[in-house]
RNA sequence: GCCGGCGUGGCUCAGGGGUAGAGCAGCUGAUUUGUAAUCAGCAGGUCGUCAGUUCGAAUCUGACCGCCGGCU
Numbered sequence: 001g002c003c004g005g006c007g008u009g010g011c012u013c014a015g016g017g018g019u020a021g022a023g024c025a026g027c028u029g030a031u032u033u034g035u036a037a038u039c040a041g042c043a044g045g046u047c048g049u050c051a052g053u054u055c056g057a058a059u060c061u062g063a064c065c066g067c068c069g070g071c072u
Base pairs, nucleotide, nucleotide: 001071002070003069004068005067006066007065010024011023012022013021018055026042027041028040029039030038048064049063050062051061052060
C1' cells in the first nucleotide's frame, strides 16, 4: 500500500428500515443472626465520527477514525 471482518449501557453480545433489548456487573428492598445465594424493583446507551438516501436510519451507501486478520 491492497483486501476482508468488527465497532450497540461498565463487560459479553442480540437487534439487519418504524423512536434499542438480554445476560453479567451496579443500586434499592424482601428473605437470613450475618454473608453468599434467591426473589421483586430501579438506574444506566440517542448505536465510533461526519455526510448521503429515505416520510422515517443502530439497520442501506460513502468518507474518515479505531481494533483484529490476510496479502505484498

Notes: Predicted 3D model of a 72-nucleotide RNA (transfer RNA) from a bacterium. The coordinates come from a structure-prediction model, not an experiment, and the mean pLDDT is 83. RNAcentral holds the sequence, with entries from ENA. Its Rfam family is "tRNA". It is annotated as a transfer RNA. Its family is annotated with triplet codon-amino acid adaptor activity in the Gene Ontology.